Predicted 3D model of a 103-nucleotide RNA (Guanidine-I riboswitch aptamer) from Loktanella sp. SALINAS62. The organism belongs to Loktanella, within Bacteria. Model confidence (mean pLDDT): 81 of 100.
[in-house]
């Protein structure tokens, strides 16, 4: 100085609060300091699909290194982390953000 696919989407979990339901209660009201559904929910949590990447193979195509299409294997790793904003009923391991900052 350099993060390149460190890619998208779902399904779920961890978590997470109280809009709605349910549950409490001294019941026009209040209670999450209430176990749940319902809802939010992971970059450093899971699963799968897609895509990306690297080699081989077929084919277009002719003994073509390129392009294009199929396909077969394989890789997709690692990841300490604030304060403060945003979200919205609210809040969070949620977004800002794999940021500042450390190593």
């Nucleotide at each position: 100085c350099u993060g390149c696919a460190g890619g998208a989407u779902a399904u779920c979990u961890a978590g997470g609060g109280u809009u709605c339901c349910g549950c409490c209660g001294a019941c026009a009201c209040g209670g999450g300091u209430c176990u749940g559904g319902u809802c939010c929910g992971a970059g450093a949590g899971a699963u799968a699909u897609c895509g990306u990447c690297a080699c081989c193979c077929c084919g277009g195509c002719a003994c073509a290194u390129a392009c294009c299409g199929g396909g077969g294997u394989g890789a997709u790793a690692c990841a300490c982390g604030g304060c403060g904003g945003g979200g919205g009923a609210a809040a969070a391991u949620c977004c800002c953000g794999g940021g500042a900052g450390g190593c």